[in-house]
Context: one part of a larger RNA
Molecule: small-subunit ribosomal RNA, 5' domain
Organism: uncultured bacterium
RNA sequence: GAACGAACGCUGACGGCGUACUUAACACAUGCAAGUCGAACGAGAAAGGGGACUUCGGUUCCUGAGUAAAGUGGCGCACGGGUGCGUAACACGUAAGUAAUCUACCCCAGACUCUGGGAUAACGUCUCGAAAGGGACGCUAAAACCAGACAGUGUCCUUGAGUCAAAAGAUGCAAGGGGAAAAUAUGCCUUUAUAAGGCAUAUGGUCUGGGAUGAGCUUGCGGCCCAUUAGCUAGUUGGUAAGGUAAUGGCUUACCAAGGCGAUGACGGGUAGCUGGUCUGAGAGGACGACCAGCCACACUGGAACUGAGACACGGUCCAGACACCUGCGGGUGGCAGCAGUCGAGAAUUUUUCACAAUGGGGGCAACCCUGAUGGAGCGACGCCGCGUGGAGGAUGAAGGUCUUCGGAUUGUAAACUCCUGUCACCCCAGAACAAGGCCCGCGGGUUAACAGCCGCGCGGGAUGGAUGGUAUGGGGAGAGGAAGAGACGGCUAACUCUGUGCCAGCAGCCGCGGUAAUACAGAGGUCUCAAGCGUUGUUC
Numbered sequence: 001g002a003a004c005g006a007a008c009g010c011u012g013a014c015g016g017c018g019u020a021c022u023u024a025a026c027a028c029a030u031g032c033a034a035g036u037c038g039a040a041c042g043a044g045a046a047a048g049g050g051g052a053c054u055u056c057g058g059u060u061c062c063u064g065a066g067u068a069a070a071g072u073g074g075c076g077c078a079c080g081g082g083u084g085c086g087u088a089a090c091a092c093g094u095a096a097g098u099a100a101u102c103u104a105c106c107c108c109a110g111a112c113u114c115u116g117g118g119a120u121a122a123c124g125u126c127u128c129g130a131a132a133g134g135g136a137c138g139c140u141a142a143a144a145c146c147a148g149a150c151a152g153u154g155u156c157c158u159u160g161a162g163u164c165a166a167a168a169g170a171u172g173c174a175a176g177g178g179g180a181a182a183a184u185a186u187g188c189c190u191u192u193a194u195a196a197g198g199c200a201u202a203u204g205g206u207c208u209g210g211g212a213u214g215a216g217c218u219u220g221c222g223g224c225c226c227a228u229u230a231g232c233u234a235g236u237u238g239g240u241a242a243g244g245u246a247a248u249g250g251c252u253u254a255c256c257a258a259g260g261c262g263a264u265g266a267c268g269g270g271u272a273g274c275u276g277g278u279c280u281g282a283g284a285g286g287a288c289g290a291c292c293a294g295c296c297a298c299a300c301u302g303g304a305a306c307u308g309a310g311a312c313a314c315g316g317u318c319c320a321g322a323c324a325c326c327u328g329c330g331g332g333u334g335g336c337a338g339c340a341g342u343c344g345a346g347a348a349u350u351u352u353u354c355a356c357a358a359u360g361g362g363g364g365c366a367a368c369c370c371u372g373a374u375g376g377a378g379c380g381a382c383g384c385c386g387c388g389u390g391g392a393g394g395a396u397g398a399a400g401g402u403c404u405u406c407g408g409a410u411u412g413u414a415a416a417c418u419c420c421u422g423u424c425a426c427c428c429c430a431g432a433a434c435a436a437g438g439c440c441c442g443c444g445g446g447u448u449a450a451c452a453g454c455c456g457c458g459c460g461g462g463a464u465g466g467a468u469g470g471u472a473u474g475g476g477g478a479g480a481g482g483a484a485g486a487g488a489c490g491g492c493u494a495a496c497u498c499u500g501u502g503c504c505a506g507c508a509g510c511c512g513c514g515g516u517a518a519u520a521c522a523g524a525g526g527u528c529u530c531a532a533g534c535g536u537u538g539u540u541c
Stems, first nucleotide, its partner, number of pairs: 001541004006537005014386005019380001027342002030340003035075003040072002048063006082298003092222007101215002106211008114148004123138006155178006162171003183203007224270003231261003236258008273295004277288004300321005323334004351377001353376003359373001360371004390420004400411004424482001426477005439462006445455003485530005490511003496525005506513002
């Protein structure tokens, strides 16, 4: 000199864009942060309103409404969001391998979607418990569950002989064996019928191949400190066999062999998430890894599996522990390192805000619902940037202050005064962009046996649709009115005098000032620097 997620002191007009618990991965009150689908399924209220009857207590019917709430089932909850405890490791970065692998939803292609069965929740009755939560019996549905058929081209397993490959293997052929499925909606036709059936369309379901995306595993190289850590290792190193996994592998087990690593630093100890990058520097380097982005790890602590395409799962389950809460003392409940917020710790870090309008995500045919992701607003000069606090004229060089050699000098064109301007703030009026779409209607086209239906095909019309926000912005009005401080002035280092003090009180980054004329202490006047900031402290280069 530059920089900062800064803090402290004094001061503080406005706006834009960023940014904000670096400490206790301490403990958490309260609210919200993951649901959705009736076009998979059965069942299905109440309040309110209206009618009839009435012993005036009420009863019953319609509506509310096939609505709400709950249940079975599907998909999602493994994303998004947080934190940096652990980790010196294939965790990360980079370059490869996978002939050793998986991949829901999505896209492309092919083939199919048949016939049956038994349950169970909800519900009803009874019952245990303070509660949390159960138990028994009975009834019922499905795209829930189960069995069978067809297809066995392909697919999976086993075996065989070929081809390719260095090999584990890959690939086609042959033989034997195994294994699928679910319907729903809309419209038309038939019909007494909304049942059943047929046709069409759409969405689904099953099997298979390919793609895309995501992931698993393996390897080369790279990036901290300590030798006052020198030896370490028995599943240890390798083999055979088996198990296990989506998959290779001591991953696990049995047996066999005795190996494997190490001064090119093993093992041990300390510290630490890694990277793109950030800061600094002419560079080489050095330090760091907040915000943003990628990867990893974790979710009160430790352990475990279940479900699932995917987890060994932050707002799932089980066990143990600590802590906290409820209790009828028998027993239960909880997990903010999600968004706000509270206590505590600390030098120190924000609102218990608005909206799903946009972008994105989940569910749904859709309408739509959910979304503390996200978009916004609020608070903080915490940072960067912009702008203002007026401009021009104005000498009797006013008054006051300060200094003085008492003549004057200086503050100083500074003020007053005159003439202007109108940024920002203030008042009045107007007032956005971000909106694309989806929905409804009509016409045309396509599909179709069909004028239904459907179409993420085209055209036209309509209603709706903005949190930010009556904000940005524009126009008008009034009026210099509302808006300047901080540090320094001995040298380094730009800026000097007076008074007080008298090695005292004090200053100080270094040198050093102060013991009676202190430009170095304290005050004042003046001056210098920066400026809505200025200084100090801390840290890095």